[in-house]
RNA sequence: CCAGAUGGUUGGAUGACCGCUGGUCCGGUGCUUGCGCCGGGCUGGAGGAAAGUCCGGGCUCCAUGGAAGCAAGGUGCCGGGUAACGCCCGGCGGGGGCGACCCCAGGGAAAGUGCCACAGAAAACAAACCGCUAAGGGCUGUCGGCCUCGGCCGGCGCCCCAGUAAGGGUGAAAUGGUGCGGUAAGAGCGCACCGCGCCGCCGGUAACGGUGGCGGCAGGGUAAACCCCACCUGGAGCAAGACCAAAUAGGGACGGCCGUCCGGGUGAUUCGUCACGCCGGAAGAUGGGUUUCCACAUCGUCGUCCGGGUCGGUCGCGCGAGGCGCACGGUAACGUGCGUCCCAGAGGAAUGGUCAUCCAACCCCGGCAACGGGGCGGACAAAACCCGGCUUACAGACCAUCUGGCGCC
Numbered sequence: 001c002c003a004g005a006u007g008g009u010u011g012g013a014u015g016a017c018c019g020c021u022g023g024u025c026c027g028g029u030g031c032u033u034g035c036g037c038c039g040g041g042c043u044g045g046a047g048g049a050a051a052g053u054c055c056g057g058g059c060u061c062c063a064u065g066g067a068a069g070c071a072a073g074g075u076g077c078c079g080g081g082u083a084a085c086g087c088c089c090g091g092c093g094g095g096g097g098c099g100a101c102c103c104c105a106g107g108g109a110a111a112g113u114g115c116c117a118c119a120g121a122a123a124a125c126a127a128a129c130c131g132c133u134a135a136g137g138g139c140u141g142u143c144g145g146c147c148u149c150g151g152c153c154g155g156c157g158c159c160c161c162a163g164u165a166a167g168g169g170u171g172a173a174a175u176g177g178u179g180c181g182g183u184a185a186g187a188g189c190g191c192a193c194c195g196c197g198c199c200g201c202c203g204g205u206a207a208c209g210g211u212g213g214c215g216g217c218a219g220g221g222u223a224a225a226c227c228c229c230a231c232c233u234g235g236a237g238c239a240a241g242a243c244c245a246a247a248u249a250g251g252g253a254c255g256g257c258c259g260u261c262c263g264g265g266u267g268a269u270u271c272g273u274c275a276c277g278c279c280g281g282a283a284g285a286u287g288g289g290u291u292u293c294c295a296c297a298u299c300g301u302c303g304u305c306c307g308g309g310u311c312g313g314u315c316g317c318g319c320g321a322g323g324c325g326c327a328c329g330g331u332a333a334c335g336u337g338c339g340u341c342c343c344a345g346a347g348g349a350a351u352g353g354u355c356a357u358c359c360a361a362c363c364c365c366g367g368c369a370a371c372g373g374g375g376c377g378g379a380c381a382a383a384a385c386c387c388g389g390c391u392u393a394c395a396g397a398c399c400a401u402c403u404g405g406c407g408c409c
Base pairs, nucleotide, nucleotide: 001405002404003403004402005401006400007399008398009397010396012358013357014356015355016354017353018352020045021044022043023042024041025040026039027038028037029036030035047380051391052390054389055388056387057386058385059237060236061235062234064295065294066293067292068291069290070289072233073232074231075230076229077091078090079089080088081087092106093104094103095102096101107228108227112226113225114222115221116220129168130167131164132163133162136161137160138158139157141156142155143154144153145152146151176194177193178192179191180190181189195217196215197214198213199212200211201210202209203208241315242314243313244312251306252305253304254303255302256301257300258277260282261281262280263279264278265276266275267274268273284299285298286297287296322341323340324339325338326337327336328335329334359378362375363374364373365372366371
């Protein structure tokens, strides 16, 4: 100097004028206390993602609550952090990269089931497309020898049977890989190393790593397929919810389903009884996704039409698992202590508009340089209960550390 990796900061500044809004103080005014209105001083007022609504919580309410199971859903190496998490930190294993670093939906395939298209002989229960082999059987194919004229022996030849899965082909993947020996040719057939399985020892909290021995050794892959294993899990959500004020009609009609028993009451009565969602009790039923036990709560319900009142105000609403600084502990995430600060709260929704100057970067011109002049230009994007994360978007500017390459000393 060039290229790259990781982490972090910022994301316009200043002034003037006009305007909006929260808090607080002062003055005035209205009013029945509260409280409202007007004016003024001081002071605060959109984000790193406010987005997505993907996780975890705080908070609020809930007739279902407690215990135990099943179902459903979620997470998935080990250890730590945290209120908690599917997040963060550190490590282990695997993969990518020359490297700094980055990525992993990272438990289990020897519990079981399913799937691996096409191609290929063959993808889980076996098998041979092209090949190799004359060791074994066969061939009256050929030559030679012998012969008791039936044949016998030997050589050569023939892949017909047979042996074979090393080589080639197909495929993402072919029944462990490389090498040596052995064999007719081959094959863990044997051996060495690697791989795989089992056992021991050492190191580490652990995931795991190292090392030694034994075994020729159960064909692979796939669980972001079903499944198995370990751990975790009420529902709804600020339009949650609480309070105040005001008003009406707890209205009427029709229909469906259900309506156990006892006592009482009311009405009717043909004096046998009947009707009644009335009162009390008993039994029973219902109440979570589902089952059992215990407790508790409720007990008519559903639908259609007609008609009436209210739709106003206050709170919830920001002092927090809070921000910042320092010290200590810890590799770190983070924790502890001390100090300091208050940093939006609307209610159809405030935080704005105009002007001027400057500014970081970039481009052009002049200049050795310093510098001067001109041009262009500032992204993604608005709180609505809050917090911890993750994910996505982002013009420009800056800082730190590390890696690779080139050159110089």
The RNA shown here (Bacterial RNase P class A) has 409 nucleotides and comes from a Rhodospirillaceae bacterium. The prediction has a mean pLDDT of 76. It was read from a public genome assembly, where an Rfam model found it. It matches the Rfam family "Bacterial RNase P class A". It is annotated as a ribozyme. Its family is annotated with ribonuclease P activity, dimeric ribonuclease P complex and tRNA processing in the Gene Ontology.